[in-house]
Context: one part of a larger RNA
RNA sequence: UGACGGGGACCCGCACAAGCGGUGGAGCAUGUUGUUUAAUUCGAAACCACGCGAAGAACCUUACCUACACUUGACAUGCCCUCUAGGACUUUCAGAGAUGAUUGUUUUCAGUUCGGCUGGGAGGAGCACAGGUGCUGCAUGGCUGUCGUCAGCUUGUGUCGUGAGAUGUUGGGUUAAGUCCCGCAACGAGCGCAACCCUUAUCGUAUGUUGCCAGCAUUAAGUUGGGCACUCAUGCGAGACUGCCGGUGAUAAGCCGGAGGAAGGCGGGGACGACGUCAAGUCAUCAUGCCCCUUACGUGUAGGGCUACAAACGUGCUACAAUGGCGUUAACAAUGGGCAGCGAGGUCGCGAGGCCAAGCUAAUCCUUAAAUAACGUCUCAGUUCAGAUUGUACUCUGCAACUCGAGUACAUGAAGUUGGAAUCGCUAGUAAUCGCAAAUCAGCAUGUUGCGGUGAAUACGUUCCCGGGUCUUGUACA
Numbered sequence: 001u002g003a004c005g006g007g008g009a010c011c012c013g014c015a016c017a018a019g020c021g022g023u024g025g026a027g028c029a030u031g032u033u034g035u036u037u038a039a040u041u042c043g044a045a046a047c048c049a050c051g052c053g054a055a056g057a058a059c060c061u062u063a064c065c066u067a068c069a070c071u072u073g074a075c076a077u078g079c080c081c082u083c084u085a086g087g088a089c090u091u092u093c094a095g096a097g098a099u100g101a102u103u104g105u106u107u108u109c110a111g112u113u114c115g116g117c118u119g120g121g122a123g124g125a126g127c128a129c130a131g132g133u134g135c136u137g138c139a140u141g142g143c144u145g146u147c148g149u150c151a152g153c154u155u156g157u158g159u160c161g162u163g164a165g166a167u168g169u170u171g172g173g174u175u176a177a178g179u180c181c182c183g184c185a186a187c188g189a190g191c192g193c194a195a196c197c198c199u200u201a202u203c204g205u206a207u208g209u210u211g212c213c214a215g216c217a218u219u220a221a222g223u224u225g226g227g228c229a230c231u232c233a234u235g236c237g238a239g240a241c242u243g244c245c246g247g248u249g250a251u252a253a254g255c256c257g258g259a260g261g262a263a264g265g266c267g268g269g270g271a272c273g274a275c276g277u278c279a280a281g282u283c284a285u286c287a288u289g290c291c292c293c294u295u296a297c298g299u300g301u302a303g304g305g306c307u308a309c310a311a312a313c314g315u316g317c318u319a320c321a322a323u324g325g326c327g328u329u330a331a332c333a334a335u336g337g338g339c340a341g342c343g344a345g346g347u348c349g350c351g352a353g354g355c356c357a358a359g360c361u362a363a364u365c366c367u368u369a370a371a372u373a374a375c376g377u378c379u380c381a382g383u384u385c386a387g388a389u390u391g392u393a394c395u396c397u398g399c400a401a402c403u404c405g406a407g408u409a410c411a412u413g414a415a416g417u418u419g420g421a422a423u424c425g426c427u428a429g430u431a432a433u434c435g436c437a438a439a440u441c442a443g444c445a446u447g448u449u450g451c452g453g454u455g456a457a458u459a460c461g462u463u464c465c466c467g468g469g470u471c472u473u474g475u476a477c478a
Base pairs, nucleotide, nucleotide: 001478002477003475004474005473007472008471009470010469011468012467013466015462016461019426020425021424022423023422026318027317028316029315030314031313032312033311034309035308042053043052064304065303066302067301068300069299070298073129077128078127079126080124081123082122083121084120086107087106088105089104092101093100094099109119110118111117131293132292134291136289140287141286142282143281144280145278147276152191153190154189155188156187157186158167159166160165171182172181173180197270198269199268200267202238203237204236205235206234207233208232211228212227213226216225217224241264244258245257246256247255248254320419324378325377326376327375328374329373330372336367337366338365341360342359345356346355347354348353385416390411391410392409393408394407395406396405432454433453434452435451436450437449438448
């Protein structure tokens, strides 16, 4: 000087407390361990692995296993030789296919000094080489997690100290903040904080089509004429700064209250992550040193596996019901997406869906909101709760749903009556609850990422648990 302390002082955080809802019990989905297996590819491991890489394993993907094949190779460049090729479609045979043999049709090189010379293409033998999701993340780059959006981490000059170092950065106040003020052997500066960026909340202004409709006419309908007031969209501006008033404070920084205001003291949300820590993660995104394989640890194909199942754990979904289930009727969004697409409407089907098909390359067309409300019914039951499991019949995607997809109808109707010890999230348009959309994607979502609808309770307080910051103290630690 650090680090540590079941030392001290001060401060902060959904850290506790106060509340609300869960997990832990059930069934299922999904990930992991374990076991099994020819293979169940690999990685991730307290917090910071476990709905994680994977924004989507039937084939492909695919890295794994079995079997069958290839060896300058599926891919690149160069050297040598041969040919003018070659490509597209196609017949037959063997085969699981890759592949091998085979038939026909069509099209068929360019330049040229006419030398197989140059370029392009194909084939062949070899050589350099290719190739490796093989090893090492403890050789690395890059990227990422975490402490932590915590308020810290440093430096120049000066001064002090023999020196390691100290000072500044400590102190008194204050702040979300090393934020600001005052003081001070310090005076400055840098990386962080804040601001600058995006979005949201109000207003003005410009522009009104595909958007909107106050008044006028018109219609089944903003449908049409008309209009751009309003909504909305897209630009450009205004607006919030402790600016104003009172109190308090040290005449400071600030804090408390008030006015005005759409918004008030950082208005809400996002992006943004200092010096560093964990030899944290990743050689399987990619790149890369070393090592290793080279008729195989490379490459191709078919089938299988990654989907197994005594058990254990994590994350979720659905429930256990009356604040509910079922039936009928009626209403209100936003973000997005759409041409190998979204598909209105009609029609057939109980339905998933089929057939015909308008419009839309989109503020134009398409893409059903659901919780909710009204009425009716059920009356506390393993039930008109719950829906697992299983049977039958179908639908869709796709060469192909056996291993191993999703959906529909009818039938079946399991556990489950609120969950032990323990444990998680959340402070406001939040929790809880309700649907909608998108990426991936032929098909497949209880996951993920977004979007809006309805919309709470509680916070006395900082003694305690956890994590962190500043000062100080002890130390047989470095």
Molecule: small-subunit ribosomal RNA, 3' major domain
Organism: metagenome